Predicted 3D model of a 349-nucleotide part of an RNA (small-subunit ribosomal RNA, central domain) from a metagenome. The coordinates come from a structure-prediction model, not an experiment, and the mean pLDDT is 86.
Context: one part of a larger RNA
RNA sequence: UUGGGUUUAAAGGGAGCGUAGGCCGUCUUAUAAGCGUGUUGUGAAAUGUCGGGGCUCAACCUGGGCAUUGCAGCGCGAACUGUGAGACUUGAGUGCGCAGGAAGUAGGCGGAAUUCGUCGUGUAGCGGUGAAAUGCGUAGAUAUUAGGAGGAACACCAGUGGCGAAGGCGGCUUACCGGACUGUAACUGACGUUGAGGCUCGAAAGCGUGGGGAGCAAACAGGAUUAGAUACCCUGGUAGUCCACGCCGUAAACGAUGAUUACUAGGUGUCGGGGAGUUAAACUCUUCGGUGCCGCAGCAAACGCAAUAAGUAAUCCACCUGGGGAGUACGUUCGCAAGAAUGAAACUC
Repeated sequence: UUGGGUUUAAAGGGAGCGUAGGCCGUCUUAUAAGCGUGUUGUGAAAUGUCGGGGCUCAACCUGGGCAUUGCAGCGCGAACUGUGAGACUUGAGUGCGCAGGAAGUAGGCGGAAUUCGUCGUGUAGCGGUGAAAUGCGUAGAUAUUAGGAGGAACACCAGUGGCGAAGGCGGCUUACCGGACUGUAACUGACGUUGAGGCUCGAAAGCGUGGGGAGCAAACAGGAUUAGAUACCCUGGUAGUCCACGCCGUAAACGAUGAUUACUAGGUGUCGGGGAGUUAAACUCUUCGGUGCCGCAGCAAACGCAAUAAGUAAUCCACCUGGGGAGUACGUUCGCAAGAAUGAAACUC
């Protein structure tokens, strides 16, 4: 390389948009590049092969046929692929109607709680633990009452509930804005799918500048525990956590399961719609789209998966090829840095 694979054994890119490229619906017609067929030319000789001949045989030599799977020209065919033209509506998209949603961005508002400071009441403890101590408190703490400041997060509702491509999103409200579903079938008429590079988004931590700082809390300090205790427990506590702008670009970024399409028993929940039955609610039947559980066939090394496939097929991309060395070294690109991306070999088992 071929092949075989990628939930858990090595292996799905963190996610999307999209360029080149690959693949691509139904019908008619033309063409003949691919394709098929026939023929002509060529495909040196030797070699190969078939059956002959010559060295006593053989190796060897030699005359003939075939092969030389190729290339080119010409003729014919038109199913498939390609190309040109025309048409279609099922794929895709648009329009119109409906209901739902923690999707996103910006602004405003709210209550509970913690902390702090002020006034009052009040007096000796509070706090903390397995037990203690450090700590706080007669300069009046803890507790309690009133009104105040400030920051952060939004109890109940809340749900294998919802929305989003993923990361993720949860008090209320206003503005702007994205997407999906469902019904209809008015419009466009294959406009699709995947996607190397590329671009964009991307938790937490971290970095830069400027704010903010209630609670929590790496580092750090003290008290305990212990043989020791650079820990677990306790008292404190700074970065950080929050906001604005800019970087970083990684995670067990997980469903450890790439995207799209089609097909393949059932049963039972739940969320958003439609249709029919029912006087109506409830309910029943049915049909789309999501989200769960169980389960047949099939698959699987097994565990298990099973219309949300890990089944049966197709297209495209990414990735794997024994363990260690090693996601290291070197080089390159990116970054303020931390580092990220790409990514070996010797050697060894």
Its Rfam family is "Bacterial small subunit ribosomal RNA". Its family is annotated with structural constituent of ribosome and ribosome in the Gene Ontology.